RNAcentral holds the full RNA, with entries from SILVA. Small-subunit ribosomal RNA, central domain from a metagenome, 345 nucleotides, folded computationally. Rfam family: Bacterial small subunit ribosomal RNA. Gene Ontology terms of the family: ribosome and structural constituent of ribosome.
Context: one part of a larger RNA
C1' cells in the first nucleotide's frame, strides 16, 4: 500500500470562508466511456495443473490444458459517467411579525477605589497567627463638603441569550452579519465536503505613540525558616487601558472534525407559530437533565450519539531521545511552523 483506529489509552486541524479535487436527488429520452458476456490474436520457453514415457523415486523427455493483463471485433444497457429535455422533497430567494452581552463607531451616566483642597477633630492608622516594614503631631487614620482621573459595569443574571471558533454584560443613537419561526410566491439540484489558499484567532509579549485610578510579574524592605532567591506584610514597575501595527499559541475542551438520513420514552427552559374551554395542548428549531435498543475496555454516550449507515476532510502507528537538531518557510524579536536520526529501554 492494504490493515485497524482518533472522547478519556497514540491520533479530530483552534475556527470559518472557499480552489482544485472527491462525492451527490427525482424522473424520461440518448450514447455506450465504466461495468457485464462471448469470440479472435498476443501472453517465448522453463515452471505451476494434468496424461504418456524413461524397470520405481528425485530428474529428464513428449503431449495437453491453464494463464493475470492488452489490444481488437460482436452482444447487454440494471448501475456510474457523458448529452438533451422535465420534476420539486436537498439548496437558495421573496414576503411577515418577533427574540438575541452578535460586530464597529460615537455620545451620556453613578456606587466604589485613589489622589488634590477645604472643614471638624486628636494620636494613632494600616497590617497579621502573632508582629514588624510602612504612614501620622509638617495633623494621619476618623467624618463632612467641593474636585480630579482611570477602570470595571452591582442588582436583573438564568445547567439564561449570541457568535464559525477565539469571544460577547451600564445606558442611548448610527451603521452592520447571522439565525429561527410562519407562509409555500421565484428559482429549480444551483449541493455536501474542501489539499492547498484566504481570513478571524483569549492571555501573555514586541513596535513607535497616549493613558495610568485599582490592580501587579520584575525589583526593594519586613516576616516566616536550618535556609526561604517562596507561601503571609508593606511598598512597586512593566503590563493590565485607547489607537495603529505584529505576533498566532492555549487544557483554542464537549479533550468528542464535518453534512445528510434513520432509530424507545420521561421532564425542564429559551425564540417563534397554531389550537384553546384559558387549566392548558400541539408542531419547528435551540438549550440542559435522565433514560430503553444498541453500542463501549470500563467510565460511560445515548435523536444535541460515542447507536445504524453513506460522503469529504484532518490525524495515529511502543516509551525515551523531542516536539528537539538540521534545513525550508514566517516573525523587529521572543519565538511559530513544518519536524527527524544516532543512542536507549
Nucleotide at each position: 500500500c492494504u490493515g485497524g483506529g482518533c472522547g478519556u489509552a497514540c491520533a479530530g486541524g483552534g475556527u470559518g470562508u472557499g480552489u482544485a479535487g472527491g462525492c451527490g436527488g427525482u424522473u424520461u429520452g440518448g450514447u455506450a466511456a465504466g461495468c457485464c458476456u462471448u469470440c479472435u490474436g498476443u501472453u517465448a520457453a522453463a515452471g505451476c495443473u494434468u496424461c504418456g514415457g524413461g524397470c520405481c523415486a528425485a530428474c529428464c523427455c513428449g503431449g495437453a490444458a491453464a494463464g493475470c493483463g492488452c489490444a481488437g471485433a460482436g452482444g447487454g444497457u440494471a448501475c456510474u459517467g457523458c448529452c438533451a429535455g422535465g420534476c420539486u422533497a436537498g439548496a437558495g430567494g421573496g414576503u411577515g411579525g418577533g427574540a438575541g452581552a452578535g460586530g464597529a463607531g460615537c455620545g451620556c451616566g453613578c456606587a466604589a477605589u485613589u489622589c488634590c483642597c477645604g472643614g471638624u477633630g486628636u494620636a494613632g492608622c494600616g497590617g497579621u497567627g502573632a508582629a514588624a516594614u510602612g504612614c501620622g503631631u509638617a495633623g494621619a487614620g476618623a467624618u463632612c463638603g467641593g474636585g480630579a482621573g482611570g477602570a470595571a459595569g452591582g442588582c436583573c443574571g438564568g445547567u439564561g441569550g449570541c457568535g464559525a471558533a477565539g469571544g460577547c454584560g451600564g445606558c442611548g443613537c448610527u451603521c452592520u452579519g447571522g439565525a429561527a419561526c410562519a407562509u409555500a410566491c421565484c428559482u429549480g439540484a444551483c449541493g455536501c465536503u474542501g489539499a492547498g489558499a484566504c481570513a478571524c484567532g483569549a492571555a501573555a509579549g514586541c513596535g513607535a505613540g497616549g493613558g495610568g485610578a485599582g490592580c501587579a510579574a520584575a525589583c526593594a524592605g519586613g516576616a516566616u525558616u536550618a535556609g526561604a532567591u517562596a507561601c503571609c506584610c508593606u511598598g512597586g514597575u512593566a503590563g493590565u487601558c485607547c489607537a495603529c501595527g505584529c505576533c498566532c499559541u492555549a487544557a483554542a475542551c464537549u479533550a468528542u472534525g464535518g453534512a445528510u438520513a434513520c432509530u424507545a420514552a420521561g421532564u425542564g427552559u429559551c425564540g417563534g407559530c397554531g389550537g384553546g374551554u384559558u387549566a392548558c395542548c400541539g408542531c419547528c428549531g435551540g438549550u440542559g437533565c435522565c433514560g430503553c435498543a444498541g453500542c463501549u475496555a470500563a467510565c460511560g454516550c445515548a435523536u444535541u450519539a460515542a447507536g445504524u449507515a453513506u460522503c469529504c476532510c484532518g490525524c495515529c502507528u511502543g516509551g525515551g531521545a523531542a516536539g528537539u537538531a538540521c534545513g525550508g518557510c514566517c516573525g523587529c524579536a521572543a519565538g511559530g511552523u513544518u519536524g527527524a536520526a544516532a543512542c536507549u529501554c